[in-house]
RNA sequence: AGAGUUUGAUCCUGGCUCAGAUUGAACGCUGGCGGCAUGCUUAACACAUGCAAGUCGAACGGUAACAUGGUCAGCUUGCUGACUGAUGACGAGUGGCGGACGGGUGAGUAACGCGUGGGAACAUGCCUAUCAGUUGGGGACAACCUGUGGAAACGCAGGCUAAUACCGAAUACGUUCUACGGAAUAAAGGUGGCCUCUACUUGUAAGCUAUCGCUGAUAGAUUGGCCCGCGUUGGAUUAGCUAGUUGGUGGGGUAAAGGCCUACCAAGGCGACGAUCCAUAGCUGGUUUGAGAGGAUGAUCAGCCACACUGGGACUGAGACACGGCCCAGACUCCUACGGGAGGCAGCAGUGGGGAAUAUUGGACAAUGGGCGCAAGCCUGAUCCAGCAAUGCCGCGUGUGUGAAGAAGGCCUGAGGGUUGUAAAGCACUUUCAAAAGUGAAGAAGGGUGUAGGUUUAAUACAUCUGCACAUUGACGUUAACUUUAGAAGAAGCACCGGCUAACUCUGUGCCAGCAGCCGCGGUAAUACAGAGGGUGCAAGCGUUAAUCGGAAUUACUGGGCGUAAAGCGCGCGUAGGUGGUUUUCUAAGUCGGAUGUGAAAUCCCCGGGCUUAACCUGGGUCGGUCAUUCGAUACUGGGAGACUAGAGUAUGGUAGAGGGUAGUGGAAUUCCUAGUGUAGCGGUGAAAUGCGUAGAUAUUAGGAGGAACACCAGUGGCGAAGGCGACUGCCUGGACUGAUACUGACACUGAGGUGCGAAAGCGUGGGUAGCGAACAGGAUUAGAUACCCUGGUAGUCCACGCUGUAAACGAUGGACGCUAGGCGUUGGCGACUUAAUACGUCGUCAGUGCCGAAGCUAACGCGAUAAGCGUCCCGCCUGGGGAGUACGGCCGCAAGGUUGAAACUCAAAGGAAUUGACGGGGGCCCGCACAAGCGGUGGAGCACGUGGUUUAAUUCGAUGAUAACCGAAGAACCUUACCUGGGCUUGACAUCCCUGGAACCUGCUAGAGAUAGCGGGGUGCCUGGUUUAUCCAGGAACCAGGUGACAGGUGCUGCAUGGCUGUCGUCAGCUCGUGUCGUGAGAUGUUGGGUUAAGUCCCGCAACGAGCGCAACCCCUACACUUAGUUGCCAUCAGGUAAUGCUGGGCACUCUAAGUGGACAGCCGGCGCAAGCCGGAGGAAGGUGGGGAUGACGUCAAGUCAUCAUGGCCCUUAUGGGUAGGGCUACACACGUGCUACAAUGGUCGGUACAGAGGGUUGCCAACCCGCGAGGGGGAGCUAAUCCCAGAAAGCCGAUCGUAGUCCGGAUUGGAGUCUGCAACUCGACUCCAUGAAGUCGGAAUCGCUAGUAAUCGCGAAUCAGAAUGUCGCGGUGAAUACGUUCCCGGGCCUUGUACACACCGCCCGUCACACCAUGGGAGUGGGUUGCAAAAGAAGUGGGUAGCUUAACCUUCGGGAGGGCGCUCACCACUUUGUGAUUCAUGACUGGGGUGAAGUCGUAACAAGG
Repeated sequence: AGAGUUUGAUCCUGGCUCAGAUUGAACGCUGGCGGCAUGCUUAACACAUGCAAGUCGAACGGUAACAUGGUCAGCUUGCUGACUGAUGACGAGUGGCGGACGGGUGAGUAACGCGUGGGAACAUGCCUAUCAGUUGGGGACAACCUGUGGAAACGCAGGCUAAUACCGAAUACGUUCUACGGAAUAAAGGUGGCCUCUACUUGUAAGCUAUCGCUGAUAGAUUGGCCCGCGUUGGAUUAGCUAGUUGGUGGGGUAAAGGCCUACCAAGGCGACGAUCCAUAGCUGGUUUGAGAGGAUGAUCAGCCACACUGGGACUGAGACACGGCCCAGACUCCUACGGGAGGCAGCAGUGGGGAAUAUUGGACAAUGGGCGCAAGCCUGAUCCAGCAAUGCCGCGUGUGUGAAGAAGGCCUGAGGGUUGUAAAGCACUUUCAAAAGUGAAGAAGGGUGUAGGUUUAAUACAUCUGCACAUUGACGUUAACUUUAGAAGAAGCACCGGCUAACUCUGUGCCAGCAGCCGCGGUAAUACAGAGGGUGCAAGCGUUAAUCGGAAUUACUGGGCGUAAAGCGCGCGUAGGUGGUUUUCUAAGUCGGAUGUGAAAUCCCCGGGCUUAACCUGGGUCGGUCAUUCGAUACUGGGAGACUAGAGUAUGGUAGAGGGUAGUGGAAUUCCUAGUGUAGCGGUGAAAUGCGUAGAUAUUAGGAGGAACACCAGUGGCGAAGGCGACUGCCUGGACUGAUACUGACACUGAGGUGCGAAAGCGUGGGUAGCGAACAGGAUUAGAUACCCUGGUAGUCCACGCUGUAAACGAUGGACGCUAGGCGUUGGCGACUUAAUACGUCGUCAGUGCCGAAGCUAACGCGAUAAGCGUCCCGCCUGGGGAGUACGGCCGCAAGGUUGAAACUCAAAGGAAUUGACGGGGGCCCGCACAAGCGGUGGAGCACGUGGUUUAAUUCGAUGAUAACCGAAGAACCUUACCUGGGCUUGACAUCCCUGGAACCUGCUAGAGAUAGCGGGGUGCCUGGUUUAUCCAGGAACCAGGUGACAGGUGCUGCAUGGCUGUCGUCAGCUCGUGUCGUGAGAUGUUGGGUUAAGUCCCGCAACGAGCGCAACCCCUACACUUAGUUGCCAUCAGGUAAUGCUGGGCACUCUAAGUGGACAGCCGGCGCAAGCCGGAGGAAGGUGGGGAUGACGUCAAGUCAUCAUGGCCCUUAUGGGUAGGGCUACACACGUGCUACAAUGGUCGGUACAGAGGGUUGCCAACCCGCGAGGGGGAGCUAAUCCCAGAAAGCCGAUCGUAGUCCGGAUUGGAGUCUGCAACUCGACUCCAUGAAGUCGGAAUCGCUAGUAAUCGCGAAUCAGAAUGUCGCGGUGAAUACGUUCCCGGGCCUUGUACACACCGCCCGUCACACCAUGGGAGUGGGUUGCAAAAGAAGUGGGUAGCUUAACCUUCGGGAGGGCGCUCACCACUUUGUGAUUCAUGACUGGGGUGAAGUCGUAACAAGG
């Protein structure tokens, strides 16, 4: 620091997602040790049990318990009991201090609550200092005793009693009040010691002394209360709030200012700088993230606040309206004898519950701190420790070195090997941690006793201080640390490996199972699922989830935008506000600087220190404010005062104009009415019809009526703020521009709210209505047509008045001002020159309005002085798409509706500009048998062949628009054959290797459908070696048989895993590259343009210059000629011969054959043209690529083929392999395609007769001759072919006949008889003869081929093949018609244009309906919460009143009084209740739209001119 994701690709906009850091976390898998931290974020839910606040006997009366001492009694002589406050002590009680601290929690609180900085009108127990006191009395009440009530809690009555409890009195340094005379106001004693003085004189008391207290006061310190400035969440779909409200006066109240309370008076106070209301929330230091600015957060620690079951209340007190106090009300729980009572863990543990989730009913007061106490000490769940938890941070370990036979095993493999991997084993070492044993710090300071010395004192007491000595105080703790012992011994997992993102293979699975943060993987070869091997990253952890910040400049202060991506209000006027020209001076608010105060500690950062290190702890320092006070500076901004004229405005002379309002006037046209002429149609359309018209239309003439709009002029011309404004004239009126001077003197710009104007449509009232014309009606169109088209036609359009307030209200561009190259128009002024002229023109200038364009800007398109450039000021608006400009609420409106304006949910995009393609019922140019012009067909018939379908045991398989369908198949009776049925084989029909036997081979019989099985016969070879010959022995090669297993085999699957081959676009003219240039880029340029061509063929031009694959040419056939060569070919001349024939001699001239050469190149001439080239002509066999063939660019169709072949993977292995017989591939209601034959006279039939080319032939072609009507049979010559044969060409020509008929056309079908091939023609061949003689009389919609030796027509041959063509491939014969032309159909090429398409128009895509699910609005209502107003109510308590009752201290004249208490009452008030509103949440039959879903239905609205 970025990355992925919109597209075919690109740039931009823009959202979503990821990589980082963090956490009081949770979950999954795993888990060795230690240190330091942390640990109910949820139910402020309810709580069993224990503990968490007591202490003081040195305040007091006392003595329940314990201990000691004493006395007494009983006696089993060491026990029990009683008495005794005498001692240590002490339950309960009175009293004091403390329970207001410490500890918990965050419900409430948007507030002076908190933070920060100030302030004045206060209080402050304990503490410190100082001053002054501490005199003398009194009456009670607990405890206790007696009685009594109650279940209990707890009382009641009577009696006794103490105090540092209570109350007078005295005194008053002071304090308070004051009318300045005065008045009012305190106290408490306790303990230790000593007898110097006094009394009794034992020793005590008074006293003294020390100390702790007490009272009054002052000051301090500390702590607290109060007030103020500033800061402190969201909502305006909360805009007005407020009657004690704001202020004053008097009074009250408080510790204290104050409407804090009360009476009266005034009518204020707050609010757009956001009051009030609603929602949410404890605040801060800090924490976390970030470069920072910011954002999020407020656990632990620290400061403040609030709360203590819920609500209210006060009491006590220095302090509370009080967590472990009281009273009342409420809910809940518990006890109860039903009469009444008790309780409050948001203290520490712990329990239940809730929850994804959070610990022990532990130890100790040893330390730190707190309360009480003189102290010892007691209490202390504060605290210190321990326990549990990988919850986090930090540290350590799980060994180290060596070790290649690169072990085994695993995995992969191209089978060689690679990898795991020096990893292991093995060998040599070490022992941290853990284990065991032992040693063993620091945390301890104090306190006690004794003693020494000071201080105090009358004092050697006491007390206190400082030493010394002694014995002592540790929960943790079996501590930390150290030493020893043994042994590599006890200690590694988790996630990931498609891209982002480091890391790859195999197997399984087969859109299944599953994964996924985003993009997306999975449909048989998955690096994405699952497992394995391997690898990568972290590591006692690793992942996931949740959450925050970051990345995100994606709310933009730093640091964004608004022409088209989201975004400029429709336009003015103008309030508040913001901003503001030149100059002088003052001020010093902003601004800048210095100083002082403060900004707690901790944290962060820096420098050090301590734990072995680190985390952690700790010392010091730095830092941190929009703070406060003060002193300065004065450039800029502000404020005060003064001046100026360049901004702005006023006056004055002119100018242009559809600027506005109102009144009047005019002509053309439409329609209607009247009258005339006139006759059958008019009108309308793509074509029609509805409609009008013989009752006289349309047309035409004249006259009239009425309404609306103003042709030409007219112009990217004018005016206006915008909407908008168009005949002419008058009147009223706004603004602009311009010239020259004078004046005012910043008067300006913008403008939230506000207010006005505001097209069309629409609404209200009243008019008007010619034309046009929603709705509506009819006619057409159409599958439908609630549309487009036509005929009518009502609102409306017009006028007046009022409302509405919106538009693609657009320049999709807010307003004002300044600056920044030019060029060309145009409108309105002015000036100068020119001119006879005010014309025309030229130059300049001001104001408008246009085009092009520099710099610059922009994502690009584009903008460019009329900015979208460079700047200043102000306003408005935007923050992904959809939901939605919708819902709810408010405001406006008569309504329609407008304005303001969400959320749930859902998607990973939506979008802008440009690029390349493709497409268009867009355009331009061009081509093609593409159309047209012609000729002949198909579609109708019969038959043949193929396909679909159906059938079948099987009808094997493939090919399926063009580009399948006489296709693979150049030929299924068996074979082929892959299919079916039956019967059989299992190393196999075929290949290699091994073993055994045998030559190979030939052949017979039997059974069987055959495969096969059984039984025989003949035959012993070749090469090498050995041995004496041999039917010998051994080995080898080929071959055969048997056996064993490795393997064979598969026309089984996948053509969407492939190679090769092929079809098609298309023989169309295209497809690309290098370098350069242009563009941010995709890309463009070149290849476009002007010509030309069959052609990207060539020429010219050009930021291009070149090149490649294609085109063309080179190749073959054909058309002409020549040369060479003449056999099997030929025969002109010569000769011979025949019935005849090149038959023979001979010749090779000619034809021909087959090799070579020539020839054609726009070469020549004319015209046009710059050229390329085109047109015409000549010559020539051939003329403009002469004709034909071969040749098929980059690519497209996942086109076809795994069944030609090859091949990956998968599958079968006594079968999906191999062999065999028979059957099937030949089926047949039907549909389609390709053909043949026809329908006849340009013909059929019969007779006669003529002329080819190219092929094939020895398992062959087969002559002559004979037989047969014929297919054919016999026969055998010739030919391995320019020699012989197939082989008669046919149409044609010459005659004859038929005479338009289902025929002398047509030949299907069927019967009979045969021939040939072949083991075999039944299923299932071809042909022949005789007989039979179907449909069919030229074919609907539609559709195919062909442009010249072509179509059409005629026959011939060949491949395959035993046989079996109407098919295929070739060959020649005869031999046309037509092409004006490119409007249209189809296909193609180039350029251009539009696009929402890119799987590319067979594209994309919209809406209703139906179904499922989801969230949401309305909804008769229903149920909760909160809250306003008006009332009721009134516990406890406080305050006021008091006629009733009652009363220890004081006074008293003894009667009583003062004062108090109870009661009653008034005021305030919590719970509660009623009525009526507001608001919010939940729910609701039904209902509205919305979203999402697999291949549903109906149409086709949009994207191309989207018809």
A computed fold for a 1507-nucleotide RNA from an uncultured Gammaproteobacteria bacterium, annotated as small-subunit ribosomal RNA. Rfam family: Bacterial small subunit ribosomal RNA. The sequence is in RNAcentral, with records from Greengenes.